[in-house]
A computed fold for a 75-nucleotide RNA from Candidatus Caldarchaeum sp., annotated as transfer RNA. Its mean pLDDT, the model's own confidence on a scale to 100, is 83. RNAcentral holds the sequence, with entries from ENA. Lineage of the source: Archaea > Thermoproteati > Candidatus Caldarchaeales > Candidatus Caldarchaeaceae > Candidatus Caldarchaeum. Rfam family: tRNA. By type it is a transfer RNA.

């Protein structure tokens, strides 16, 4: 220097074909239940605006461009 893949809560990860409920689970994290405490287990809460920036569009996690960080190939 080319050419792929990946980047979504404190971790892990689904959503990308076919843009349209301002985004699921799960483990943690807090609260309450159980229990002589813990543990497991049962209820309930809170937490992400989606790598960064433009750009398309009525509408963008999704499409398009540039970038940036890892990874794998090729020279």
């Nucleotide at each position: 220097g080319g050419g792929g893949g990946u980047g979504u809560a404190g971790c892990c990860g689904a959503g990308c074909a076919a843009g349209g409920c301002c985004a699921a689970g799960g483990c943690g994290u807090c609260g309450g239940g159980c229990u002589c405490c813990a543990g497991a287990c049962c209820c309930g809460a809170a937490g992400a605006c989606c790598g960064u920036g433009g750009g398309u569009u009525c509408a963008a996690g999704u499409c398009c461009c540039a970038c940036c960080a890892c990874c794998c190939c090729c020279a």